The prediction has a mean pLDDT of 78. Predicted 3D model of a 171-nucleotide RNA (Lysine riboswitch aptamer) from Lachnospira multipara. It matches the Rfam family "Lysine riboswitch aptamer". Gene Ontology term of the family: lysine biosynthetic process. Taxonomically the source falls in Lachnospira (Bacteria, Bacillati, Lachnospirales, Lachnospiraceae).
[in-house]
RNA sequence: AUAUAAGGUAGAGGUUGCGUGAUUUAUUAGUAGCUAUUAGGAGGACCCGGAGUCCUAAGAAUAAGAGUGAAAGGAAAUUUCGCCGAAGUGUAGAUAUGCCGGAGUAUCUAUGCUGGGAGUAUGGUCAAUAACCAUGCGACUGUCAUCAUAAGAUGGAGGGCUACUUAAGGA
Numbered sequence: 001a002u003a004u005a006a007g008g009u010a011g012a013g014g015u016u017g018c019g020u021g022a023u024u025u026a027u028u029a030g031u032a033g034c035u036a037u038u039a040g041g042a043g044g045a046c047c048c049g050g051a052g053u054c055c056u057a058a059g060a061a062u063a064a065g066a067g068u069g070a071a072a073g074g075a076a077a078u079u080u081c082g083c084c085g086a087a088g089u090g091u092a093g094a095u096a097u098g099c100c101g102g103a104g105u106a107u108c109u110a111u112g113c114u115g116g117g118a119g120u121a122u123g124g125u126c127a128a129u130a131a132c133c134a135u136g137c138g139a140c141u142g143u144c145a146u147c148a149u150a151a152g153a154u155g156g157a158g159g160g161c162u163a164c165u166u167a168a169g170g171a
Base pairs, nucleotide, nucleotide: 006166007165008164009163010162011161014084017083018082019081021079022078023077024076025075033068034067035066037064038063039062043055044054045053046052047102048101049100050099087114088113089112090111091110092109093108094107095106096105097104115141116140119137120136121135122134123133124132125131143156144155145154146153147152
């Protein structure tokens, strides 16, 4: 001087990168609910079961038409903020959720998978052909390695890749 283990800093993929919040719009839906009428005649409601509470012959469930009539989740557009395992998801566990058990939801921990967006098949969730999730498929795209060199081909994964920097030990 060069290069390397490990560390630190800053970046790239994509104009549909990832996620949070806000506003508007459509859908949900003329649905749920509520009001009154007719029929009906003892049950009904609170996620499921137990317990408990409430409504009900001053008429329950149910059915018919009439009047009135939503919302949440999810979606699109715009915008704000945080970012590049951004984030999502499977399994297991813990905590919380007015009583017990289950289910569901939220947060956290451990561990596995996924570079990215779109399309498509099956299944799940959902009001839904939207969107999301799991598994698979081929193409596109970014990155690295090897081969080739004329285009390109094959393979790998984000604990990766690029740049800078610190830099032990060894040669």